[in-house]
RNA sequence: AAAUUGUCCGCGCCUAAGUCGCGCUCCUUCUACAGAGCGCGGCGCGGGGGACCCAAGUUAGGGUCUCGGGUCCAAACCGAGACCAGGGGCGCAGGUGGCCAGCCAAAUGGCCGCCCGGUGACUUCCUUCACCGAGCCCGUCAGCUAACUCCGCCGGCAUAGGGAAGGUGUCC
Numbered sequence: 001a002a003a004u005u006g007u008c009c010g011c012g013c014c015u016a017a018g019u020c021g022c023g024c025u026c027c028u029u030c031u032a033c034a035g036a037g038c039g040c041g042g043c044g045c046g047g048g049g050g051a052c053c054c055a056a057g058u059u060a061g062g063g064u065c066u067c068g069g070g071u072c073c074a075a076a077c078c079g080a081g082a083c084c085a086g087g088g089g090c091g092c093a094g095g096u097g098g099c100c101a102g103c104c105a106a107a108u109g110g111c112c113g114c115c116c117g118g119u120g121a122c123u124u125c126c127u128u129c130a131c132c133g134a135g136c137c138c139g140u141c142a143g144c145u146a147a148c149u150c151c152g153c154c155g156g157c158a159u160a161g162g163g164a165a166g167g168u169g170u171c172c
Stems, first nucleotide, its partner, number of pairs: 012157003018043009044153006054143001062084008086141001087138004094115008116133005122166007
C1' cells in the first nucleotide's frame, strides 16, 4: 500500500413499508435527556371494496356434509356452519400445447416444450449467463369508479460478467 472478514457509529440504497406528536412501561440516572417496547393520533405512502358515465355482456337457482327448524315419523322446504368446483383478492409466482396419473365428468397432480413474469440490491437501457414461478385469503360475490369505507406500513443491502447514461455518498 492492497485485498478479505467481523463489530460499532453516521450517511446512502432496495421495498408501499416512512415521518411527526402524545401517553404508559422498562432501562439508565441525583433528576432528566437519550434508548427500547406497547398503545393512540396527525401527515404521507401502498392495497382491497365501492355509483353515474363508459366498457363488457344475455345469464338466472352451485355441490357435499354437519347442526337447528320443519314433520306423527320422514321428505320437500327454511336457516346457520365447514369444505369444495365456479368467480375473485394479496403476491413475480401465470398462460398454453403434448403425454401420463386421477375421475361418471371435472377439479387436481407429475414430466416435457413454448410464451410470459420475477430475482442476482443505487436506477434505467443493451448484452451474456444463473436461478425461481410459493403460500394464504374471500365465500357464490367482486369490470371501471367520485363520495364513502376496510386493511397494511415488514424485511433487507445478498451468487453474476461486459457496455452506455444518470443518481447518491465520501474525500480534496